The RNA shown here (transfer RNA) has 73 nucleotides and comes from an Alphaproteobacteria bacterium. It matches the Rfam family "tRNA". Its family is annotated with triplet codon-amino acid adaptor activity in the Gene Ontology. The RNAcentral record of the sequence draws on ENA.
[in-house]
């Protein structure tokens, strides 16, 4: 160079035919306990890599680029 496949929340991944992001671990406050662990309820954190385009809408569809790991040369 060229081809494939990833990039969503602090981490580790979901996200259906395009329809106003979601879960576990983390992390806060409560309960409960002499207390800590554990458990139970709650809440807080996301421009969805960056930039354009299409659309009434775009995490999803197109394009270009970056960073990742893979192959081909």
């Nucleotide at each position: 160079g060229c081809c494939c496949g990833g990039u969503u929340a602090g981490c580790u991944c979901a996200g259906u035919u395009g329809g106003u992001a979601g879960a576990g671990c983390a992390c806060g406050u409560g309960a409960u306990u002499u207390g800590u662990a554990a458990u139970c309820a709650c809440g807080g954190g996301g421009u969805c890599g960056c930039a354009g385009g299409u659309u009434c809408g775009a995490g999803u569809c197109c394009u270009g680029c970056a960073c990742c790991g893979g192959g081909c040369a």